[in-house]
RNA sequence: CUGGCGGCAUGGAUUAGGCAUGCAAGUCGAACGAAAAGUUGAAGCUUGCUUCAACAGAAGAGUGGCGAAAAGGUGAGUAACGCGUGAGCAACUUGCCUCCAAGUUGGGAAUAACGUCUGGAAACGGGCGCUAAUACCGGAUGUGAAUAUUUAACCGCAUGGUUUUAUAUUUAAAAAUUUAUUGCUUGGAGAUGGGCUCGCGUCCCAUUAGCUAGUUGGUGGGGUAAUGGCCUACCAAGGCACCGAUGGGUAGCUGGUCUGAGAGGAUGAUCAGCCACACUGGGACUGAGACACUGCCCAGACUCCUACGGGAGGCUGCAGUCGAGAAUCUUCCGCAAUGGGCGAAAGCCUGACGGAGCAAUGCCGCGUGCAGGAUGAAGGCCUUAGGGUUGUAAACUGCUGUCACCGGGGACGAAAUUUGACGGUACCCGGAGAGGAAGCACCGGCUAACUACGUGCCAGCAGCCGCGGUAAUACGUAGGGUGCAAGCGUUGUUCGGAUUUAUUGGGCGUAAAGGGUCCGCAGGGGGUUUGCUAAGUCUGAUGUGAAAUCCCGUGGCUCAACCACGGAACUGCAUUGGAAACUGGUGAACUAGAGUACUGGAGAGGUAAGCGGAAUUCUUCGUGUAGCGGUGGAAUGCGUAGAUAUCAAGAAGAACACCGAAAGCGAAGGCAGCUACUGGACAGUCACUGACCCUCAUGGACGAAAGCGUGGGUAGCGAAAAGGAUUAGAUACCCUUGUAGUCCACGCCGUAAACGUUGUAUACUUGAUGUGGGAGGAUUUAUCCCCUUCCGUGUCGAAGCUAACGCGAUAAGUAUACCGCCUGGGGACUACGGCCGCAAGGCUAAAACUCAAAGGAAUUGACGGGGGCCCGCACAAGCGGUGGAGCAUGUGGCUUAAUUCGAGGCAACGCGAAGAACCUUACCUGGACUUGAAAUAUAAUAGACCGUCCGUGAAAGCGGAUUUCUGCUUGCGGCUGUUAUACAGGUGCUGCAUGGCUGUCGUCAGCUCGUGUCGUGAGAUGUUCGGUUAAGUCCGGCAACGAGCGCAACCCGUGUCAUUAGUUGCCAUCAGGUAAUGCUGGGGACUCUAAUGAAACUGCCCGUGUCAAGCGGGAGGAAGGCGCGGAUGACGUCAAGUCAGUAUGGCCCUUAUGUCCAGGGCUGCACACGUGCUACAAUGGCCGGUACAGAGGGACGCAAUACCGCGAGGUGGAGCAAAUCCUUAAAGCCGGUCUUAGUUCGGAUUGUAGUCUGCAACUCGACUACAUGAAGUUGGAAUCGCUAGUAAAGGCGUAUCAGCAAUGACGCCUUGAAUACGUUCCCGGGCCUUGUACACACCGCCCGUCACAUCAUGGAAGUUGAUUGCACCCGAAGUCGUUGACCUAACCCCUCACGGGGAAGGAGACGCCGAAGGUGUGGUUGAUAACUGGGAUGAAGUCGUAACAAGGUA
Repeated sequence: CUGGCGGCAUGGAUUAGGCAUGCAAGUCGAACGAAAAGUUGAAGCUUGCUUCAACAGAAGAGUGGCGAAAAGGUGAGUAACGCGUGAGCAACUUGCCUCCAAGUUGGGAAUAACGUCUGGAAACGGGCGCUAAUACCGGAUGUGAAUAUUUAACCGCAUGGUUUUAUAUUUAAAAAUUUAUUGCUUGGAGAUGGGCUCGCGUCCCAUUAGCUAGUUGGUGGGGUAAUGGCCUACCAAGGCACCGAUGGGUAGCUGGUCUGAGAGGAUGAUCAGCCACACUGGGACUGAGACACUGCCCAGACUCCUACGGGAGGCUGCAGUCGAGAAUCUUCCGCAAUGGGCGAAAGCCUGACGGAGCAAUGCCGCGUGCAGGAUGAAGGCCUUAGGGUUGUAAACUGCUGUCACCGGGGACGAAAUUUGACGGUACCCGGAGAGGAAGCACCGGCUAACUACGUGCCAGCAGCCGCGGUAAUACGUAGGGUGCAAGCGUUGUUCGGAUUUAUUGGGCGUAAAGGGUCCGCAGGGGGUUUGCUAAGUCUGAUGUGAAAUCCCGUGGCUCAACCACGGAACUGCAUUGGAAACUGGUGAACUAGAGUACUGGAGAGGUAAGCGGAAUUCUUCGUGUAGCGGUGGAAUGCGUAGAUAUCAAGAAGAACACCGAAAGCGAAGGCAGCUACUGGACAGUCACUGACCCUCAUGGACGAAAGCGUGGGUAGCGAAAAGGAUUAGAUACCCUUGUAGUCCACGCCGUAAACGUUGUAUACUUGAUGUGGGAGGAUUUAUCCCCUUCCGUGUCGAAGCUAACGCGAUAAGUAUACCGCCUGGGGACUACGGCCGCAAGGCUAAAACUCAAAGGAAUUGACGGGGGCCCGCACAAGCGGUGGAGCAUGUGGCUUAAUUCGAGGCAACGCGAAGAACCUUACCUGGACUUGAAAUAUAAUAGACCGUCCGUGAAAGCGGAUUUCUGCUUGCGGCUGUUAUACAGGUGCUGCAUGGCUGUCGUCAGCUCGUGUCGUGAGAUGUUCGGUUAAGUCCGGCAACGAGCGCAACCCGUGUCAUUAGUUGCCAUCAGGUAAUGCUGGGGACUCUAAUGAAACUGCCCGUGUCAAGCGGGAGGAAGGCGCGGAUGACGUCAAGUCAGUAUGGCCCUUAUGUCCAGGGCUGCACACGUGCUACAAUGGCCGGUACAGAGGGACGCAAUACCGCGAGGUGGAGCAAAUCCUUAAAGCCGGUCUUAGUUCGGAUUGUAGUCUGCAACUCGACUACAUGAAGUUGGAAUCGCUAGUAAAGGCGUAUCAGCAAUGACGCCUUGAAUACGUUCCCGGGCCUUGUACACACCGCCCGUCACAUCAUGGAAGUUGAUUGCACCCGAAGUCGUUGACCUAACCCCUCACGGGGAAGGAGACGCCGAAGGUGUGGUUGAUAACUGGGAUGAAGUCGUAACAAGGUA
């Protein structure tokens, strides 16, 4: 959220919080007295009342008996003999029940009820009087029983027990009635229930380690049913505890329940057993039984009544109510059944119980229809628009009748005549009718199930990973689908998965984890042989292990759930018989473990005193002169008062060069000159002892450096400090000084990356090779080499192990024993508490909170102020520029109505744009249009359209006039306009939805694949290596062998030659001709044109190299090692660029974001940047003369000769669709002039006058002439291009184009250099290797303070609760004790009697103990607090840059 029926179960888990009301324990007249109403009879009379007798005696009340201690509820307390299990009582009790034995005699005195008087509001009493009993009290009897003493037998488990003999003392009884029983008394036995004791088991905390005075024991006494310090007096000083006492926290225990393969873990609802409790605390009484849920007393809190004096109450019984809470039912029916109490019984009582009700709370069963039915209807949804799907689903047709409903019948439960709440229920029969009966969750993966729309990091989802920023299968909705179903989903909890606390069944070199090291008590473990034992162990039997549950079988409800019966099981405990291998115990022996003795060599092992030389510094003398010192470079500092340097002498302290070594010694820390004293280890001998051993919690000792205390010492070094540098800063790195300290003695500290990050001991398991110490063999000149062996110390490796790295007889292999330690990261090597310390601090050691990771090893990349090799106009060597000036052009910015848009390091910025005056044009202002400027289609309608003219207007447009259709298949077309509808249109958005194209790394040499092999795997190998190359080019080697895309080649141009061809090109030879010209005839020789070939291949020679690839040199050749240039761009990178070239998904606009028009803008100008042009001049400017190209273009075109103009240009038009015609080359060369100046440089700017294009040159064109003549004298930091026909310089052409902003772009030729030692450095790139905490890949990652916010937490003057110890005060009820002058019927004595006394008892009083309360002082624990400490988290804050690379000081 939803909800049809039935069966069987379950239902106050929180406030053991408070409770209105009703009910939940009574019964017996066969114990007793009294006795109302009633029936019968009689009498009386006021004839409907009274009295009497008998019967029967209900209800209510009382005496008495039994019951009320059960049943029912709850789980607060309790960590305990409370519970469970198994034993024990020789230390006990038991009403009712059963059995046995014996008895039941004779008396007495009261008292309630009742009557009467009386107090009180009430509750409740008081006085007097009467009365009964199975109520109470004596007496008798004594089978018996008890107590004391005593005899004997038997037994046991220590005390002791059971029978038995004798004596003494004490001790019973109740009656009722229907006459048959039931009661009563004493004793014994049984059964049942209870009490007590013991073994074992039973949660967490050691940051709780010591606790205990009735405490532990004894003796006497008391008490109890009974043992016992249970209580008391005295005596002793014990008792418990690391096998966890004491303290704190939590909790009823169990059978069982849930889960799990099991072992376990969690739990203790319902049902059953035990315990505890009954408003809170204390107490006893009665009784067989209680310290008593619906009894009593006291105290306290609370509630109620009250007349204010006093009283009453206790739902944790059944219902019900309030409260708190997420949350738990009817104030029901019945005693019919089962059971309980009483009773002889009938019977009464019974909220136990049996039932019904409520709740989908659980389990189980059933239904909500069944069959047919395609046009695959309509509708919905999706769609590629065809269709698909919902879907045989529906409609429709034919059936059925479970459940529910109506009518009729109608139980079992009753055994045994009566008696049925449930219940007119279950069940059966009949009837009607598809009618009354389906939802919930999910659909990204895990996980079964997909699309559309909406939304746009918003709203939201989310168990984990993660979805959502305009195409969301993840959000919301819909359609469809999946799953379960009267439920479904969520949340919470427990176990599982989790071998993630590991007994089964884990680990500790680097992931968390070996104690810093050794010694060593307790503890744990322990060699060989043998005897005994039987505690462990194994095996059998017996007892017990309640029932229910679980399991198996059978049966009963229609099935099932549920229930019944039978079996098995209950893995345990106890007793007992047996076995003797192993473990243990004990006795005897052994020598292989361990130790001792003797012999021997090695060693920085330790301790203390002395000795030694070198160096350093200081002091003194001498020599000597201007510097020394220090650094990346400097400075501070020292020095002319003589330094540094040098010689000599002296002083002091500290450390011990060479030897010296992955050498030695030591437990570790650690130990180094020489000498003395001294410990241990090792080897050999195999003499002695005979398991004496291993490990080790707590404990003890040692323990680097720094630090601390006291006293010394102080040469050098050197925290702190000072100064100088560096730097943005520099509390650092570097330098100059320098105090503690470093050294010694004594005493503390007790920690280190105390590391082999590897605990100790023992055993076993292929090897190779060094080295230190010993022994033996063999052999010798020689213990030199060699071989064997023991103990150390290294390297490499087999098997094996390991996540890998690696380890590998010195194990991280295979095993055993013991100890220590770990359990995600942070918080936290922290807080609090405790212990230690003089202090610093150390040891021990959490939690809240927070994250989804933290970490290890290895892999591929990327990166490094890592390394190696190599390349590139990358540097260097050169030449010329830019950056300064003016202008051009692009961009930013600013401005604007608009200055349209895009491009943004290299790789945007003379870029898109190969041409913005209008157009272009996308922008702005204004004026217009709405099926539209252009497209397709349909319908209707009109007829032409075209053309011409008029009005208005800036034009577009609007309005009007004129003209008046046509083909033929004759009702369809064509064309045009209008109307209407579909639609058009958009340079609107998204290049981060895309295609295509492009840039870039980069023309860099790389990028991959198949098979094989290696690796758990990611991956590796190949592709690495040695050479070589421009090249992953080639060669050689190699667990690789091959292959693909790239490289190269193939293509184009160019350089040489040949062949072919010969016009428009060419002209050597021959001929002709001109003022001149291949002009003409002619020619193909040459140049050239353009097609085909040739040529270059390290081919040849020498040297070198690995007999290789190749490289160096040479010859020849037009060209030589890629000849030169171009085209050609691998896998990929940059979410690079482009939706404005075009295409295109989605979104958006639709009288506008579309379309048309006019004008404006894109050209705006304090400024900044990029790219260029022109210059600054004499290698030049100007004037005159004169020479040589190539590649292009030309009909809307190029345009010659000629003429005009100073010129731009104009007039004019021969020739040419072109090797034919048109298009001037310039620098250069020759001559002249200028003479270093803002100029005869430079040309900006401005004025005037013009030319050309064009509808139109105002904004805003180019050009010409004249005049004007600005800045600029070679350009700071910085920066760009270029290695040869290149740079530089010079001109020419073309596209776009009416014209032009062109100084741009793309080409062409002319003239034509310099330099390259070389790869150290800068930049970029390639390969190998190394490190990495990077992987968005260094423009990475990341640390700390400060500031802000939030959260949890520590400290804290205090404040306030809870709980508890100790001391003291007060002291209720009550038991016990003492007393008891007061009171008292029963028995005794006296008395004639009244009465008196005694016994016995009581009230009262006193004493001990004693709850609550009070005071004081401590402990523990919680809440809170100004202030304060650190911690965690947060997208962008501040300051630096500590770490990761050599992280720029490892």

This is a predicted structure of a 1450-nucleotide RNA (small-subunit ribosomal RNA) from a metagenome.
It matches the Rfam family "Bacterial small subunit ribosomal RNA".
The coordinates come from a structure-prediction model, not an experiment, and the mean pLDDT is 84.